The prediction has a mean pLDDT of 85. Transfer RNA from a Candidatus Saganbacteria bacterium, 71 nucleotides, folded computationally. Its Rfam family is "tRNA". It is annotated as a transfer RNA. The organism belongs to Candidatus Saganbacteria, within Bacteria. The sequence is in RNAcentral, with records from ENA.
RNA sequence: GGGCCUAUGGUUCAGUGGUAGAACACGGCGUUCGCAACGCCGAGACCUGAGUUCGACUCUCAGUAGGUCCA
Repeated sequence: GGGCCUAUGGUUCAGUGGUAGAACACGGCGUUCGCAACGCCGAGACCUGAGUUCGACUCUCAGUAGGUCCA
């Protein structure tokens, strides 16, 4: 320098153009003498910019970061 892959709550992952979800973690309540476990409820996220589209996490382009391969 070039090819490919990845980027979504604090963490690990789903989500193939139409309401952003799960588990763990976190907060509150219940239960307990207390803690843990368990049950219920809640807060919290689409890497950045532009484009296509009625509508973009999703498609296109550029960039940034990480991984991998080639030189």